[in-house]
This is a predicted structure of a 109-nucleotide RNA (Glycine riboswitch aptamer). Its mean pLDDT, the model's own confidence on a scale to 100, is 81. The sequence was found by an Rfam model in a public genome assembly. It matches the Rfam family "Glycine riboswitch aptamer". About the family: This family represents the bacterial glycine riboswitch.
RNA sequence: CCACGCGCAGCGGGAGAGUCCGACGUCGUCCGCGUCCCGGGCGGCGGGCGGCGCCGAAGGAGCAAAUCCUCCCCGGGAAUCUCUCAGGCCCCAGUACCGCUGCGAGCAG
Numbered sequence: 001c002c003a004c005g006c007g008c009a010g011c012g013g014g015a016g017a018g019u020c021c022g023a024c025g026u027c028g029u030c031c032g033c034g035u036c037c038c039g040g041g042c043g044g045c046g047g048g049c050g051g052c053g054c055c056g057a058a059g060g061a062g063c064a065a066a067u068c069c070u071c072c073c074c075g076g077g078a079a080u081c082u083c084u085c086a087g088g089c090c091c092c093a094g095u096a097c098c099g100c101u102g103c104g105a106g107c108a109g
Base pairs, nucleotide, nucleotide: 001109006104007103008102009101010100011099012098013097018052020051021050022049024046025045026044027043028042029041030040031039032038053089054088055087059085060083061082062081067078068077069076070075
C1' cells in the first nucleotide's frame, strides 16, 4: 500500500398476512316526535379500543422435527428451518436479503 471478507453510512430493489366481527367517536341519509334536543335503521371515515383469526424477512428463542456444516461415533454449531415473546396484517413507513458507492480498522499478499 492493501484483494476477499468485516463494521458503519448513503442510494436502489425488496414480500407475507382480516381494512373480519363488535363497541366508541364523527359525517351523511331515512324514520319517529309540532320544532330543538333525543331515539332507532343504513352507509362512509377514524384510531393507543376489545375479541377471534392470520403472517414472518427488524429483533428474540430453540435445536424437538426437517435441512446444512463439522465429527469414526457420541456430540457440537447454524439458519432463509421451527416457535410466534415482541412486531406486523387498507395505504404509507419499515423489514431479512441482494446490488452499487463511500468511510474505517486491517488479515493474506